[in-house]
Context: one part of a larger RNA
């Protein structure tokens, strides 16, 4: 380059939006760019191929042919692509009307529970383990009731449940705010689908300024365990975990499975709508998600199977023996920690 892959073997980009590019729905016309076919012209010789000869044979030559896949010119041909136009509704979207829902910003509030304070009763232990000590407590603690302050998280409902592109998202109410799903009319007419670059988000940890601190808690201290114990286990504890703004750009960011279409047996569950039919229960369809079983086919196996890892197409990211290495060096980004792009010797 070409081919084969890419849920566990190397390999799916952490997600979305979208530039350029690739690819793209019926119908009618035109036209002849790609496409095909005729015909002319050129494709130097050698060389290769073939077929016959010359050197005793070969090699090596000699003569004829064939080939040179290509290029131009030219006549047509229109099934396909492409251009130009025109049209149409299934793709895509607008449009009304419904119900769902931890979806996102804000803000305001509620109760529980832990810790602290003050105050009452109360007296000698609490606390903690395998078992103990370290800590706490007669300066009256642990337990108990009132009051108060503050932080942070929301028990039951809660569901294999719902939501969101992913990262996620859970008390209650209001504001504002995205998108998905049903129903059903009309409309616009391919407006679509992916998607190098680039841009937007992006858990935890962490990093700046300032604030906040109840409880948990790296580090660090002390008790124990142990031969030893820089741990596991006890009892303190700081950064952090919380909030405003800015940063960082990484995770087993996983369904370890990129997105789109279309097609390919069924059965059980369940979330939202709708329609039928029944007085309720409930039962048929039917769209949409989201689970399990399981055919066919696929699979190295286990497994996957309409939520495919099947069948196909169409865009993009990847991978090409282990190690060295996701490392060095250069670029780019960051305050930094560091990321990101990303090798080579050399060695099995």
């Nucleotide at each position: 380059c070409u081919g084969g892959g890419u849920g566990u073997a190397a390999a799916g980009g952490g997600u979305g939006u979208g530039u350029a590019g690739g690819c793209g729905g019926g119908g009618c016309u035109g036209u002849a760019a790609g496409u095909c076919a005729g015909a002319g012209g050129u494709g130097a010789a050698a060389u290769c191929c073939u077929a016959c000869g010359g050197c005793u044979c070969a090699a090596c030559u000699g003569u004829a042919g064939a080939a040179c896949u290509g290029c131009c010119u030219u006549u047509g041909a229109u099934a396909c692509u492409g251009c130009a136009a025109u049209u149409c509704u299934u793709g895509a979207g607008u449009u009304u009307c419904g119900g769902a829902g931890a979806g996102g910003u804000c803000a305001u509030u509620a109760g529980a529970a832990u810790u602290c304070g003050u105050g009452g009763u109360g007296u000698a232990g609490c606390g903690g383990u395998g078992a103990a000590a370290u800590g706490c407590g007669u300066a009256g603690a642990u337990a108990u009731c009132a009051c108060g302050a503050g932080g942070a998280a929301u028990a039951c409902c809660a569901g294999a449940g719902g939501c969101g592109u992913a990262g996620g998202c859970g008390g209650a109410u209001g504001a504002c705010u995205g998108g998905a799903c049903g129903a059903a009319u009309a409309c616009u007419g391919a407006c679509g689908c992916u998607g190098a670059g680039g841009c937007a988000c992006g858990a935890a940890a962490g990093c700046g300024u300032g604030g906040g601190g109840a409880g948990c808690a790296a580090a660090c201290a002390g008790g124990a365990u142990u031969a030893g114990a820089u741990a596991c286990c006890c009892u303190g504890g700081u950064a952090g975990u919380c909030c405003c703004c800015g940063c960082c750009g990484u995770a087993a960011a996983c369904g370890a499975u990129g997105g789109g279409u279309a097609c390919u047996a069924g059965a059980c569950g369940u979330u939202g709508g709708u329609g039928g039919c029944g007085a309720u229960a409930g039962u048929c369809a039917u769209c949409u998600g989201u689970g399990c079983c399981g055919c066919a086919g696929g699979g190295a196996a286990a497994c996957c199977a309409a939520u495919a890892a099947g069948u196909a197409c169409c865009c993009c990211g990847c991978c090409u023996g282990g190690g060295g290495a996701g490392u060095a060096c250069g670029g780019c980004c960051g305050c930094a920690a560091g990321g990101u792009u990303a090798a080579a010797a050399c060695u099995c």